[in-house]
Group I catalytic intron from Zoogloea sp. LCSB751, 186 nucleotides, folded computationally.
The source organism's lineage runs through Bacteria, Betaproteobacteria, Rhodocyclales, Zoogloeaceae and Zoogloea.
It matches the Rfam family "Group I catalytic intron". About the family: Group I catalytic introns are large self-splicing ribozymes. The literature on the family includes a 1990 paper in Annu Rev Biochem by Cech, "Self-splicing of group I introns". Rfam 15.1 lists 5,602 matches to the family in 1,395 species.
The coordinates come from a structure-prediction model, not an experiment, and the mean pLDDT is 83.
RNA sequence: AUACGAGUGCCCUAUCGGAAACGGUGGGAGUAGAACCCCUCAAAUUCGGGGAAAGCUAAGGUCCGAAAAGACUAUGCCAAUCCCGAGCCAAGUCCUGUAAAGGAAAGGUGUAGAGACUAGACGGGGGGAGCCUAAAGCGGAUUGCAAUGGCUAAGGGAUAGUCCAGACCACAAACGUAAGGCGGCG
Repeated sequence: AUACGAGUGCCCUAUCGGAAACGGUGGGAGUAGAACCCCUCAAAUUCGGGGAAAGCUAAGGUCCGAAAAGACUAUGCCAAUCCCGAGCCAAGUCCUGUAAAGGAAAGGUGUAGAGACUAGACGGGGGGAGCCUAAAGCGGAUUGCAAUGGCUAAGGGAUAGUCCAGACCACAAACGUAAGGCGGCG
């Protein structure tokens, strides 16, 4: 760079929740224009378990063939990644307690190319801005006003970095038809 797989938003749609805005779940065709700012936190990073596309391989199976050969096929692999249980965790929040402390919810860790470390953000917490809606409320009344309701994508299964591993060559265990095992080993 190209191709393929998976995901995200925009658009349409079904259903559920909602007064609405909008949100959850599912389906569809195309597409990549847009998706805000400030402050603050930096810990746990462990032990186990389940799933998975594309890709690789073809034992068995099917087809073909006189045979050999050949074609197709994953239940075999590799793996982008999606999760679960226990334990544990910074700041903020809630509950109990005079206190020390204990408990809880959300979120995180678990989940990197084997891995070590540093920093933040696209993450947690707080504040603000812009936009949407208008239930309570306000208003004599309306299609008015009015957030305490919403929206401002995804990426952190390592992002940005420093290392390390790997990428090249030789060898290549058990097991396996092979792929693999194997990021093994020099």